Description
This is a predicted structure of a 95-nucleotide RNA (Bacterial small signal recognition particle RNA) from Roseibacillus sp. The gene name in the source record is ffs. Of the family's consensus pairs, 93% are formed in the model. Rfam family: Bacterial small signal recognition particle RNA. Rfam's curators write: The signal recognition particle (SRP) is a universally conserved ribonucleoprotein involved in the co-translational targeting of proteins to membranes. By type it is a non-coding RNA gene. The prediction has a mean pLDDT of 76.
RNA sequence: CGCCAGGGGUCGUGGAGUAGCGGCUGGUGAAAUCCGCCAGGUCCGAAAGGAAGCAACGGUAGCCUGUCCUCUAUUGCCGCGGCUUCCUGGCGCUC
Numbered sequence: 001c002g003c004c005a006g007g008g009g010u011c012g013u014g015g016a017g018u019a020g021c022g023g024c025u026g027g028u029g030a031a032a033u034c035c036g037c038c039a040g041g042u043c044c045g046a047a048a049g050g051a052a053g054c055a056a057c058g059g060u061a062g063c064c065u066g067u068c069c070u071c072u073a074u075u076g077c078c079g080c081g082g083c084u085u086c087c088u089g090g091c092g093c094u095c
Stems, first nucleotide, its partner, number of pairs: 001092007008084008016075005022069002024066001026064003034059003042051003
């Protein structure tokens, strides 16, 4: 001086873990001023018919849930690749 290996530093990346928003599953669910529909009854009408609308029913907001999914963030973890010559060792060449 060159090459190789290991370590340090650094960058990227995959996995696993954790946290969070959202999606989705299930449950619950609007008393009052959520939406729809509106038995009974009420009102208007001579009538035909019409109007508003309680309960019930259906749905939604909300709340709870999670074996699941995407995304974001993070790590004392495991792995992969690159850069650096900063450290160590080996080999070779030259002086």